[in-house]
This is a predicted structure of an 85-nucleotide RNA (Glycine riboswitch aptamer) from Gallionellaceae bacterium UBA5126. The model forms 86% of the base pairs in the Rfam consensus. It was read from a public genome assembly, where an Rfam model found it. Its mean pLDDT, the model's own confidence on a scale to 100, is 82.
RNA sequence: UUGACUCACAUGGGAGAGCGUGGCCCUGCCACCGCCGAAGGCGUAACACCCGCAAUCGCUCAGGCAAAGGAACCGUGUGGCUAGG
Repeated sequence: UUGACUCACAUGGGAGAGCGUGGCCCUGCCACCGCCGAAGGCGUAACACCCGCAAUCGCUCAGGCAAAGGAACCGUGUGGCUAGG
């Protein structure tokens, strides 16, 4: 001097599944049945071998099943940190 990955913020994209039925103090909540999987959470291989340890795989506790909102993940911008050059 440059500066990834990661992190934070902003912004764009972003799937799936009943606009189910009934009740209530009724733009919400509760109960029942059926489903979804990409907030989160839990489990799991190789490896390691004391512990541990990954997921978009599985479980559906939580969450969700018109719209809205949320949404893993990806792009762009800005800021910071550092490995490396």